[in-house]
RNA sequence: CAGCAUCGCUAGGGGUCCUGCGGCGCUUGUGUACCAUUCGCACCAAUGUGCAGAUGGCAUAAAUGCAGCGGGUGAGAGUUACCCUUCGAACCUGACCCGGAUAAUACCGGCGUAGGGAAGCGUAAUCUGCAGACA
Numbered sequence: 001c002a003g004c005a006u007c008g009c010u011a012g013g014g015g016u017c018c019u020g021c022g023g024c025g026c027u028u029g030u031g032u033a034c035c036a037u038u039c040g041c042a043c044c045a046a047u048g049u050g051c052a053g054a055u056g057g058c059a060u061a062a063a064u065g066c067a068g069c070g071g072g073u074g075a076g077a078g079u080u081a082c083c084c085u086u087c088g089a090a091c092c093u094g095a096c097c098c099g100g101a102u103a104a105u106a107c108c109g110g111c112g113u114a115g116g117g118a119a120g121c122g123u124a125a126u127c128u129g130c131a132g133a134c135a
Stems, first nucleotide, its partner, number of pairs: 001129003005126001007122004011085004017072005023066003027062005034057005040051004091116003097110004
């Protein structure tokens, strides 16, 4: 001195899975001892009693959603965080894909030299390269 390294600044890009527990909500099924309302029938002196049904409450089961607390993988599973930005597997598509493993999963591998995907500036120090001076 240079640099596409590293680092810094600014700007931008990206993802939100699986699962256990109890809680709450919603839907559906079942039950109806108990509570409320009510149609019907019977009895009755009675605004009373009984029977059976419906709806709601309620109980219970399944599915599903929400927030909470745990477990799994991961940088990150909502965090003023993390990762990535063309030298681009951050991330998206294919994909409700294929193989394997797992309690399960977008967990691992394949697909993948596939198709997409967000950038500029600076450079004190470190690193690398080049040049010079001195010993």